[in-house]
c-di-GMP-I riboswitch aptamer from a Pseudomonadota bacterium, 86 nucleotides, folded computationally. Its mean pLDDT, the model's own confidence on a scale to 100, is 86. Taxonomically the source falls in Pseudomonadota (Bacteria, Pseudomonadati). Its Rfam family is "c-di-GMP-I riboswitch aptamer". About the family: GEMM was predicted in a large-scale screen for bacterial structured RNA regulatory elements. Rfam links the family to the GO term cyclic-di-GMP binding.
RNA sequence: AUCUGCGAAAGGCAAAACUACUGAAAGGUAGUGACGCAAAGUUACCGGUCUAAGGGGCCUUGCCCUAUGACAGCGGAACCGCCAGA
Numbered sequence: 001a002u003c004u005g006c007g008a009a010a011g012g013c014a015a016a017a018c019u020a021c022u023g024a025a026a027g028g029u030a031g032u033g034a035c036g037c038a039a040a041g042u043u044a045c046c047g048g049u050c051u052a053a054g055g056g057g058c059c060u061u062g063c064c065c066u067a068u069g070a071c072a073g074c075g076g077a078a079c080c081g082c083c084a085g086a
Stems, first nucleotide, its partner, number of pairs: 002086004012037002017032006035073001041079003045076003048071003054066005
């Protein structure tokens, strides 16, 4: 430097649910908690998904469209990294 991740070992992350705060919502943050994860570390670049405040439309007391809002624990890509083995 490259490849591999069955086992071992050091250490790590933390789904759902509940509580609090925050946000228009999706979601986020913290605590409790572990379903899982060898990148479940980082980045919305590509695809995808969620939401629709604002804006727009209409047959207007509702419905539709729209991301400048989100999701990295949906897939791809890029960057960086731990342990073990070859």